RNA sequence: GCAUUGAUAGCUAAGUGGGAAAGCACUACCCUGAAGAGGUAGCCAUCGUAGGUUCGAAUCCUGCUCAAUGCA
Numbered sequence: 001g002c003a004u005u006g007a008u009a010g011c012u013a014a015g016u017g018g019g020a021a022a023g024c025a026c027u028a029c030c031c032u033g034a035a036g037a038g039g040u041a042g043c044c045a046u047c048g049u050a051g052g053u054u055c056g057a058a059u060c061c062u063g064c065u066c067a068a069u070g071c072a
Stems, first nucleotide, its partner, number of pairs: 001071007010024003018055001026042005048064005
């Protein structure tokens, strides 16, 4: 330099055009002599960034940034 893949909550991570799930963590309460486990509720992401297409974009297209892998 080229190609491919990826970037979504504190962490893991689903979602391929019309509602942003879930688990762990965290907070409160219940339970317990206490803790753990369990239960209930709460909290938390306009989706790497800038544009484009579209009535509508996390999703499709382009540039850029970062990461991984391969080739040279």
A computed fold for a 72-nucleotide RNA from a Minisyncoccota bacterium, annotated as transfer RNA. It matches the Rfam family "tRNA". Rfam classes the family as a transfer RNA. From the family's description: Transfer RNA (tRNA) molecules are approximately 80 nucleotides in length. Its mean pLDDT, the model's own confidence on a scale to 100, is 83.